Predicted 3D model of RNase P RNA and transfer RNA as a complex of 506 nucleotides. Rfam match: Bacterial RNase P class A. About the family: Ribonuclease P (RNase P) is a ubiquitous endoribonuclease, found in archaea, bacteria and eukarya as well as chloroplasts and mitochondria. The family's RNA type in Rfam is ribozyme.
[in-house]
RNA sequence: CGAGCUGGCCGGGCGACCGCGUCGGCGAUUCAGCCCAGAAGAUCGGGUAGAGUCGUCGCCGAGGAAAGUCCGGACUCCGUAGGGCAGGGUGGUUGUCAACGGCAACCCGGGGCGACCCGCGGGACAGUGCCACAGAGAACAGACCGCCUCCCACGGCUCGUGUUGUUUGCGAGAAGUGGGCGGUAAGGGUGAAACGGUGGUGUAAGAGACCACCAGCACCCCGGGUGACCGGGGUGGCUCGGUAAACCCCACCCGGAGCAAGACCAAGAGGCCCCGCAAGGGGCUGCGCAGGCGUUCGAGGGCGGCCCGUCCGAGUCUGCGGGUAGGUCGCACGAGCCUGCCGGCGACGGCAGGCCUAGAUGGAUGGUCGCCGAACGGUGCGUCGCAAGGCGCCCGGGAACAGGAUCCGGCUUACAGGCCAGCUCGUCCG
RNA sequence: GCCCUCGUAGCUCAGGGGAUAGAGCAACGGUUUCCUAAACCGCAGGUCGCAGGUUCGAUUCCUGCCGGGGGCACCA
Numbered sequence: 001c002g003a004g005c006u007g008g009c010c011g012g013g014c015g016a017c018c019g020c021g022u023c024g025g026c027g028a029u030u031c032a033g034c035c036c037a038g039a040a041g042a043u044c045g046g047g048u049a050g051a052g053u054c055g056u057c058g059c060c061g062a063g064g065a066a067a068g069u070c071c072g073g074a075c076u077c078c079g080u081a082g083g084g085c086a087g088g089g090u091g092g093u094u095g096u097c098a099a100c101g102g103c104a105a106c107c108c109g110g111g112g113c114g115a116c117c118c119g120c121g122g123g124a125c126a127g128u129g130c131c132a133c134a135g136a137g138a139a140c141a142g143a144c145c146g147c148c149u150c151c152c153a154c155g156g157c158u159c160g161u162g163u164u165g166u167u168u169g170c171g172a173g174a175a176g177u178g179g180g181c182g183g184u185a186a187g188g189g190u191g192a193a194a195c196g197g198u199g200g201u202g203u204a205a206g207a208g209a210c211c212a213c214c215a216g217c218a219c220c221c222c223g224g225g226u227g228a229c230c231g232g233g234g235u236g237g238c239u240c241g242g243u244a245a246a247c248c249c250c251a252c253c254c255g256g257a258g259c260a261a262g263a264c265c266a267a268g269a270g271g272c273c274c275c276g277c278a279a280g281g282g283g284c285u286g287c288g289c290a291g292g293c294g295u296u297c298g299a300g301g302g303c304g305g306c307c308c309g310u311c312c313g314a315g316u317c318u319g320c321g322g323g324u325a326g327g328u329c330g331c332a333c334g335a336g337c338c339u340g341c342c343g344g345c346g347a348c349g350g351c352a353g354g355c356c357u358a359g360a361u362g363g364a365u366g367g368u369c370g371c372c373g374a375a376c377g378g379u380g381c382g383u384c385g386c387a388a389g390g391c392g393c394c395c396g397g398g399a400a401c402a403g404g405a406u407c408c409g410g411c412u413u414a415c416a417g418g419c420c421a422g423c424u425c426g427u428c429c430g
Numbered sequence: 431g432c433c434c435u436c437g438u439a440g441c442u443c444a445g446g447g448g449a450u451a452g453a454g455c456a457a458c459g460g461u462u463u464c465c466u467a468a469a470c471c472g473c474a475g476g477u478c479g480c481a482g483g484u485u486c487g488a489u490u491c492c493u494g495c496c497g498g499g500g501g502c503a504c505c506a
Stems, first nucleotide, its partner, number of pairs: 001426010012372007020061002023058009033048004063401001067412002070410005075258004082308004087254005092106005107121001108119004122249002127247002129243003144188002146184003150180005157173005196214006215239001217236008262329004270285006287321007300312003322505003336355008376396003380393005431502007440455004448486001458472004479495005
């Protein structure tokens, strides 16, 4: 210098003007509540503590992912949340955490020259299923080609016999050709996968049939480790396919719903009552209709699928219609953040000090201008160096993904780019 | 905000590990007709939403994204 790997951090800054939201202070203004007085009722007068609006001042005001809603919790309600089956989830080990499918370290397997990365990583001798096409054969496999023994047929060759001699004839033998009963899993070929690999013995040809070495499996022993597991030795049959992100088996975990949870206030539909001749007004309660199943022979609910058990229990379920869709709390001090020290390889834990950090509800955090600005681009200039190249100046350039909605811990996904630290491989120069 | 569900041809849907993914309608070409419709014959058309993984093999199984649709409050 080039090519990479891992971890952490940042992800525009400053000023002016205009603007938005919560909260607080002050001022102005409006409103209804309560109390007193008066009034048939309502309206009207005074006081009180509040709320809204406007103006002004002050503090604070989005993220590393606020996102997807994929896991796990806190919190709230379901009157108690039991047993079994079913269902869902997780899946190496040891730790960590409030909990987790997260995280850390390690083990095993795979990839990379390496730094390092990836793994839903229990069980396929508990059982069942599946393995298309191709291929002879696909799971206690299989003879298509090939190889081999034997038998049959042909057999132009050789030998013998016979003949004066040749062909023919007869007999025997071997190579070859064709066919048949068999043997054989070494070779070819098919396939994702073909029932260990190499060499030898052996054989008609072959074969773990036998032997040596290697690989793998099961069991036993020794040593190391908390453990997953690792190292060594021995024995054995000689070798057992893959698939559980197929059913399933094993171990462990899981009650349900979700802040539109839930609590309170106000209002209204409908009904009842009161004042008043009426118009109108006030108070209390909190809607109507239809159908089903029920009220101790008990519906329905806790309980999402079923059974048992238990508790509550007089209503409940469905459909149609009507009304309100306003406010307060939940809701911002928390498994909180920052700094330092200590323990731990690490995730993380402990101690001390400091800090208070959005709470909107059609949903606030923005706009304009100026200055500065990283990356990046330049045919610019200077300087250092043998060179690769470095440094400085000048000009241009001008910031990604995206935004809270009950709150946390993670995961995943999106992201212009930049900075820092550690490490690996290669090349060049000295 | 929370919860549920779907994505396969232009449209509506099948297929739930195995050869080249099908059906109906629509579209296109032809026959018939003076012409059109109907009828008959033929033909084309697919990133199975996208990416990664499991498997010999994925539309199907698993994971993560993307897109569409639906439901909810109170009187209860």